[in-house]
Context: one part of a larger RNA
Molecule: large-subunit ribosomal RNA, domain IV
Organism: Bifidobacterium thermophilum DSM 20210
RNA sequence: UCCUGGUCAAGGAACUCGGCAAACCACUCCCGUGCCUUCGGUAUAAGGGAGACCCCUUGGGGUGAUGUCCUUCGCGGGCGGAGCCUUGGGGGGUGGCACAGGCCAGGGGGUAGCGACUGUUUACCAAAAACACAGGUGCAUGCGAAGGCGCAAGCCGCUGUAUAUGCACUGACGCCUGCCCGGUGCCGGAAGGUUAAGAGGAUCCGUCAGCCCUUUCGGGUGAAGCGGUGAAUUCAAGCCCCGGUAAACGGCGGUGGUAACUAUAACCAUCCUAAGGUAGCGAAAUUCCUUGUCGGGCAAGUUCCGACCUGCACGAAUGGCGUAACGACUUCCCCGCUGUCUCGACCAGGAGCUCG
Numbered sequence: 001u002c003c004u005g006g007u008c009a010a011g012g013a014a015c016u017c018g019g020c021a022a023a024c025c026a027c028u029c030c031c032g033u034g035c036c037u038u039c040g041g042u043a044u045a046a047g048g049g050a051g052a053c054c055c056c057u058u059g060g061g062g063u064g065a066u067g068u069c070c071u072u073c074g075c076g077g078g079c080g081g082a083g084c085c086u087u088g089g090g091g092g093g094u095g096g097c098a099c100a101g102g103c104c105a106g107g108g109g110g111u112a113g114c115g116a117c118u119g120u121u122u123a124c125c126a127a128a129a130a131c132a133c134a135g136g137u138g139c140a141u142g143c144g145a146a147g148g149c150g151c152a153a154g155c156c157g158c159u160g161u162a163u164a165u166g167c168a169c170u171g172a173c174g175c176c177u178g179c180c181c182g183g184u185g186c187c188g189g190a191a192g193g194u195u196a197a198g199a200g201g202a203u204c205c206g207u208c209a210g211c212c213c214u215u216u217c218g219g220g221u222g223a224a225g226c227g228g229u230g231a232a233u234u235c236a237a238g239c240c241c242c243g244g245u246a247a248a249c250g251g252c253g254g255u256g257g258u259a260a261c262u263a264u265a266a267c268c269a270u271c272c273u274a275a276g277g278u279a280g281c282g283a284a285a286u287u288c289c290u291u292g293u294c295g296g297g298c299a300a301g302u303u304c305c306g307a308c309c310u311g312c313a314c315g316a317a318u319g320g321c322g323u324a325a326c327g328a329c330u331u332c333c334c335c336g337c338u339g340u341c342u343c344g345a346c347c348a349g350g351a352g353c354u355c356g
Base pairs, nucleotide, nucleotide: 001351002350003349004348005347006346007345008344010342011341014340019337027051028050029049030048031047036041038172052094053093054092055091056090057089058088059087060086061085062084063083067079068078069077070076095099107335108334109333110332112330113329114327115326119131120130135170136169137168138167139166140165141164147156148155149154173322174321175320176319178252179251180250183249184248185245186244187243188242189241192240193239194238198234199233204228205227206226207225210221211220212219213218253271254270255269256268257267280314281311292308293307294306295305296304
C1' cells in the first nucleotide's frame, strides 16, 4: 500500500453521472393508519407503545391423588377438588449501558414516465419501457376443412367441427378509435381490349416424274407425294377494365387578405389533392432553434413537476388519452440514516514489500 471485516469527535450527501457502497429499519402483541381506488386493495401504509427476571393476585385449558357415596362388585360409576403441567390478565418489585440483549430479521414517504398485472428473455457484459399475457379486431376454413410436414404413401390439424381451427395485428380495464379506396394489396365482376401452348391450315419454299430448250456440259418449267414455312380464324387464367375494401400496406396541404389601439383572425379569396389530422395529448422515451416562456420547488435547478402551444418532425388497434394495483425498470423531491464526503484516524485477520 492492497483485500476482508470493526469503530469514530463535529457536520450529515457538502461525495458522485447517480446515496454506488455502507448505515438506519427488521420479530410478536397493542394503539393507530391518509390520498386514491377497479371497493378487492393501498396497508406491515405512515406514526406510536410494550417485551428480561422475581413475588402477589386473578382467569382459561389439561391431568386428577387422599377422601366420600353408589355398586350388578368389575381394572365399574358419581361427588369432590389437592398437587402437577400449561396458557392469558392485573398489581408490586429486582438487576443491567442495553431485556425481540445472540443468530435471524421490511428504512419510509411523495412526484412523474413506461409497461396493466403473475410470468419470459440475450447459458458466459443487457432482466428492460423488449417478449408473453387474458381481452379486442380482421381474414381464412363446411370437414378427405383451411393451414402445415413429406417426392409419395401417409401424418399433424383432430379421434376436433365455426362457442372450432389456422394466420395477422392490437394488448387488463375505462372513455374512444375521425377523414382518404387516387397508388399498392386483397375480394368480387364479367361485357369489351390484350393474351400462351394447342387447334387451324392460307401463302410461300425445297425435292422431284414429266415436258421444253440445248453444242456432250447444262439450263428452264414443274403435277402428285414427301419435307419445310406457317397467315386468317379459334382459345383460359392473368393483365387492362368496372366495383368493393383501411382494427389491409399506407396517406391525412399551400398562399394572400380581413375586426374602431395594437395584436390576433371567427371571416373571405385563391391554388392543389384520393383526402387535407377529428377527439385527445403536446418543448413529450417525440421540440431542431432550446437551458423556449411563465409558475412551483432550491440561497442558487441544462434535470424535475404544473402550465402555455410557435407539434423542426404527436395523434387514434405500426392504436389515442387516462388509470387503482403491481415493478431487482427509469426521473425528481423529502424524512430518517450514515466514513459517500469535509478528512482522515485507529483496530483485527489476510496479501504484498523490506530484513532474515